[in-house]
RNA sequence: GGGCCUGUAGCAUAACCUGGAUAGUGCGGCCGGCUUCGGACCGGUUGAUCGGGGUUCAAAUCCCUGCUGGCCCA
Repeated sequence: GGGCCUGUAGCAUAACCUGGAUAGUGCGGCCGGCUUCGGACCGGUUGAUCGGGGUUCAAAUCCCUGCUGGCCCA
């Protein structure tokens, strides 16, 4: 220098290909119940689409660009 892949809560992951209505789930955090206390268990609650632009009635999803991490070629 060239090509490919990846990015969603603190962590992991679904939805992406085939656009659709409040972005789901588990762990975690917080509050409560239970308990002598804690754990386990039960109820409630909390927080996310890498940045910018475009297309569209509508974008996590499609297009462009940048960034991040990884792989391959030279």